[in-house]
RNA sequence: GGGCCCAUGGUCUAGUGGCUAGGACAUAACCUUCACAGGGUUAGGGCAGGAGUUCAAUUCUCCUUGGGCCCA
Numbered sequence: 001g002g003g004c005c006c007a008u009g010g011u012c013u014a015g016u017g018g019c020u021a022g023g024a025c026a027u028a029a030c031c032u033u034c035a036c037a038g039g040g041u042u043a044g045g046g047c048a049g050g051a052g053u054u055c056a057a058u059u060c061u062c063c064u065u066g067g068g069c070c071c072a
Base pairs, nucleotide, nucleotide: 001071002070003069004068005067006066007065010025011024012023013022018055027043028042029041030040031039032038048064049063050062051061052060
């Protein structure tokens, strides 16, 4: 220098044009306990950045950023 793949709450992940963006763990509050652990109920927290296509983009296209793999 060229090619390919990935980026979604604190962590791991589902979703591949129209859903209120779903789940697990973690966190907080309350209940339960003498207390802890465990259990139950509830809550907060997310689409890497920009542009384009479209009536509509997390999803498609391009560029950038970061990570991984291969070739030279």